This is a predicted structure of a 316-nucleotide part of an RNA (large-subunit ribosomal RNA, domain IV) from a museum specimen metagenome.
The full RNA is in RNAcentral, with records from SILVA.
The coordinates come from a structure-prediction model, not an experiment, and the mean pLDDT is 89.

[in-house]
Context: one part of a larger RNA
RNA sequence: CUCACGUUAAGGAAUUCGGCAAAAUGACCCCGUAACUUCGGGAGAAGGGGUGCCCGCGCAAGCGGGCCGCAGAGAAAUGACACUUCCAACUGUUUACCAAAAACACAGGUUUCUGCAAAGUGGCAACACGAUGUAUAGGAGCUGACGCCUGCCCAGUGCUGGAAGGUUAAAGGGAGGCGUGCAAGCGCUGAACUGAAGCCCCAGUGAACGGCGGCCGUAACUAUAACGGUCCUAAGGUAGCGAAAUUCCUUGUCGGGUAAGUUCCGACCCGCACGAAUGGCGUAACGAUCUGGACACUGUCUCAACGAAGGGCUCG
Numbered sequence: 001c002u003c004a005c006g007u008u009a010a011g012g013a014a015u016u017c018g019g020c021a022a023a024a025u026g027a028c029c030c031c032g033u034a035a036c037u038u039c040g041g042g043a044g045a046a047g048g049g050g051u052g053c054c055c056g057c058g059c060a061a062g063c064g065g066g067c068c069g070c071a072g073a074g075a076a077a078u079g080a081c082a083c084u085u086c087c088a089a090c091u092g093u094u095u096a097c098c099a100a101a102a103a104c105a106c107a108g109g110u111u112u113c114u115g116c117a118a119a120g121u122g123g124c125a126a127c128a129c130g131a132u133g134u135a136u137a138g139g140a141g142c143u144g145a146c147g148c149c150u151g152c153c154c155a156g157u158g159c160u161g162g163a164a165g166g167u168u169a170a171a172g173g174g175a176g177g178c179g180u181g182c183a184a185g186c187g188c189u190g191a192a193c194u195g196a197a198g199c200c201c202c203a204g205u206g207a208a209c210g211g212c213g214g215c216c217g218u219a220a221c222u223a224u225a226a227c228g229g230u231c232c233u234a235a236g237g238u239a240g241c242g243a244a245a246u247u248c249c250u251u252g253u254c255g256g257g258u259a260a261g262u263u264c265c266g267a268c269c270c271g272c273a274c275g276a277a278u279g280g281c282g283u284a285a286c287g288a289u290c291u292g293g294a295c296a297c298u299g300u301c302u303c304a305a306c307g308a309a310g311g312g313c314u315c316g
Stems, first nucleotide, its partner, number of pairs: 001311002005307004010302002014300001019297001027051005036041001038145001052067006068072001083292001087287001092104002108143007120129003146282004151212003156209002158205005165200003171194002176189005213231005240274001241271001252268005
């Protein structure tokens, strides 16, 4: 020096992107236990006290008396705790070998297809699965517990429906024409007219793909605009939320926390560019998740020291 450890005055996160790492907590018994809550939880919440040996009593729990040590769960093993935000309800699943998560799944919700030789899937086919099931079933899509809800637009695209009309293939049909032949005929061409689905057309449909405005003026301070005008649109974003996992300007402004806070929490709303099953907003419990700040604790640090096992190193 390396590797894995032990101890440390005073301080105690000043370290650092960040308490990373370490320390601390720890067993059993008794007392005691908040907000919130889906009344189950939260909860081992938190926070306190006790624990050895001997004698007596007692079924035991335990009670009384005594004894020793710095220390009695005398070693080892054995939760640190509480507050706060986002996200995801939850237990689960995942990038075998850099990602375990807020991603996937999920129960629940909803739409759509399918009447059974089902729809759908594999296969050239036979056939098989679906299913020895039968709409309380099966396939597909979206959403994702629960609570409160889920607004407007059918113009475009899609899907569904529509005995009319337009267009439209083969086919049918044959007016007419052409070739050839003396002719009968043979051959070629061919207008009307009849002719499906589809498309056009007419409707419906958003938990289908999707979309959800601009300018100008106006109130007896100012400011603002409940109000008015006008243009455009299929319709102009409702409830709720909002500098957000979304906010460019931006370290927005105000409040809180700190001596000091680009982060954090609570508000405001001027939403560059939230918004309602590509779900919106809440939410107890849960999380090796993420954010911020405390208590306890510590060699993370001020700032380093000492000890010690193996290796390196020296000698042999």